[in-house]
Molecule: Lysine riboswitch aptamer
Organism: sheep gut metagenome
RNA sequence: UGAUAGAGGCGCGUUAUUCAUCAGUAACUGCGGAACAGGCGGCAAAGCGCUGUAAGCCAUGGUGAAAGGGGAUAAUGCCGAGGGUCGUGUUUCUUUGCAAAGGACGGCUCGGUCGCUGCGGUCAACAGCCCUGUGACUGUCAUCUUACGGAUGGAGUGCUAUCA
Numbered sequence: 001u002g003a004u005a006g007a008g009g010c011g012c013g014u015u016a017u018u019c020a021u022c023a024g025u026a027a028c029u030g031c032g033g034a035a036c037a038g039g040c041g042g043c044a045a046a047g048c049g050c051u052g053u054a055a056g057c058c059a060u061g062g063u064g065a066a067a068g069g070g071g072a073u074a075a076u077g078c079c080g081a082g083g084g085u086c087g088u089g090u091u092u093c094u095u096u097g098c099a100a101a102g103g104a105c106g107g108c109u110c111g112g113u114c115g116c117u118g119c120g121g122u123c124a125a126c127a128g129c130c131c132u133g134u135g136a137c138u139g140u141c142a143u144c145u146u147a148c149g150g151a152u153g154g155a156g157u158g159c160u161a162u163c164a
Base pairs, nucleotide, nucleotide: 001164002163003162004161005160006159009079011078012077013076014075015074016073017072018071019070027063028062029061030060032058033057038051039050040049041048042098043097044096045095046094047093082110083109084108085107086106087105088104090102091101092100111138112137113136114135115134116133118131120130121129122128140154141153142152143151144150145149
């Protein structure tokens, strides 16, 4: 220097099943009312499609979801597992601008887990996730020290073992 194999631990993802939430919401439908060509598709404009009083709006009754996100269990792939952020292209009826979500490529960044914090972001949600700040535990290496315990510091492009 290269190859192979490993370790950390409430370890990281994926899939399936199930449970709650989403929500008595959306949607469909009955009755009543006001109005009278406009209304619908994430927002705005134009287009495209639908529609003429059963569109749309208000009130009330009946029926009544789903996706995403979350918990649990199981299986499975793994130990930059994976997450985040930025940029470029792209998908979500078409074009332009904005927003949100997904995916591809590239740069940068984070050892891992948990708690608290905030006029924060996302979200139906004080869940979860992300971000800011701050603690604890834990693994690894280096240095110092030595009742083998501890102190300080670094980062996974790291660490350990074997082979060449």